This is a predicted structure of a 350-nucleotide part of an RNA (small-subunit ribosomal RNA, central domain) from an uncultured beta proteobacterium.
The coordinates come from a structure-prediction model, not an experiment, and the mean pLDDT is 87.
The RNAcentral record of the full RNA draws on ENA, Greengenes and SILVA.
Context: one part of a larger RNA
RNA sequence: CUGGGCGUAAAGCGUGCGCAGGCGGUUUCGUAAGACAGAUGUGAAAUCCCCGGGCUUACCUGGGAACUGCGUUUGUGACUGCGAGACUCGAGUGUGGCAGAGGGGGGUGGAAUUCCACGUGUAGCAGUGAAAUGCGUAGAGAUGUGGAGGAACACCUCAUGGCGAAGGCAGCCCCCUGGGUUAACACUGACGCUCAUGCACGAAAGCGUGGGGAGCAAACAGGAUUAGAUACCCUGGUAGUCCACGCCCUAAACGAUGCGAACUAGGUGUUGGAGAAGGAGACUUCUUUAGUACCGUAGCUAACGCGUGAAGUUCGCCGCCUGGGGAGUACGGUCGCAAGAUUAAAACUC
Numbered sequence: 001c002u003g004g005g006c007g008u009a010a011a012g013c014g015u016g017c018g019c020a021g022g023c024g025g026u027u028u029c030g031u032a033a034g035a036c037a038g039a040u041g042u043g044a045a046a047u048c049c050c051c052g053g054g055c056u057u058a059c060c061u062g063g064g065a066a067c068u069g070c071g072u073u074u075g076u077g078a079c080u081g082c083g084a085g086a087c088u089c090g091a092g093u094g095u096g097g098c099a100g101a102g103g104g105g106g107g108u109g110g111a112a113u114u115c116c117a118c119g120u121g122u123a124g125c126a127g128u129g130a131a132a133u134g135c136g137u138a139g140a141g142a143u144g145u146g147g148a149g150g151a152a153c154a155c156c157u158c159a160u161g162g163c164g165a166a167g168g169c170a171g172c173c174c175c176c177u178g179g180g181u182u183a184a185c186a187c188u189g190a191c192g193c194u195c196a197u198g199c200a201c202g203a204a205a206g207c208g209u210g211g212g213g214a215g216c217a218a219a220c221a222g223g224a225u226u227a228g229a230u231a232c233c234c235u236g237g238u239a240g241u242c243c244a245c246g247c248c249c250u251a252a253a254c255g256a257u258g259c260g261a262a263c264u265a266g267g268u269g270u271u272g273g274a275g276a277a278g279g280a281g282a283c284u285u286c287u288u289u290a291g292u293a294c295c296g297u298a299g300c301u302a303a304c305g306c307g308u309g310a311a312g313u314u315c316g317c318c319g320c321c322u323g324g325g326g327a328g329u330a331c332g333g334u335c336g337c338a339a340g341a342u343u344a345a346a347a348c349u350c
Stems, first nucleotide, its partner, number of pairs: 004321003007304002012318001014201004021194003025087007033080002035076008049064006090191001091188004095183004102177007109153001114148007124135002162169002206247006215241002220236004258317006266295013299306002323350003332343004
């Protein structure tokens, strides 16, 4: 390289946007770069193959074929490319609706925890398997009133629900803003798909500066348990968790399933939209479309299972894999304040 693969055996980049590149709908005319066909030149000899001769089966020798290639030239015009034109089914724009925890900013509400002040009130409270540390006669816990502050939003409606590219998103109101979907028409006219490098986003933890700090809580301290207990349990408690700005860039970042397109039985729910029929209405039924779940046919699969949202049948493009350990390590490079991230071996060994 050919070939084989990537849900769970090694293997889909965490996600998107996108330059180059690769691939590309219907149709007409032209062209002839690719392609195909003919002719011709060349493709040294030897070797290989075929036929013959010498001969000691090696070997030597004559002829042919072959040398799958390249050049020149003539032709063909289906296919690909290129040039010009046309089209509307792909893609997109406009118009009218619709649903939504999509994003950013500002404001605001109630419950609860904690703390503070004051009132009532008296001996316990808290905690556990049982205790103790701890809090409390300097008046705790309980209860009432008032106040402070931070974080998170019960019920509704939590759902197999919705939205988002992924990470993720949940009280309520306002402002700004992205995407989706649907119906009918109009418009543009292939404007498309994918995407190495690149750019952007990216949970939690962590880092920097400045705030904030109620609850929770690594570290830490104490009490228990235990043979020990650097734990599990208990009492405390600092970073952190929260906010602003700037970094970090990793996750079982999972559907362990890249993106796009086409085709291939059905059935049952559910969410959003549109249409039709029925009904006084509530609403019901049917059709269709975009999601989201379950079951299942053919088919696929090592099996498990997947099964129109495919892991089926095909096409385009990208990424990745090649026995286990050594090792996602060393060295070097790049990035980072650091922690570290990324790229990524070998010896040796089984």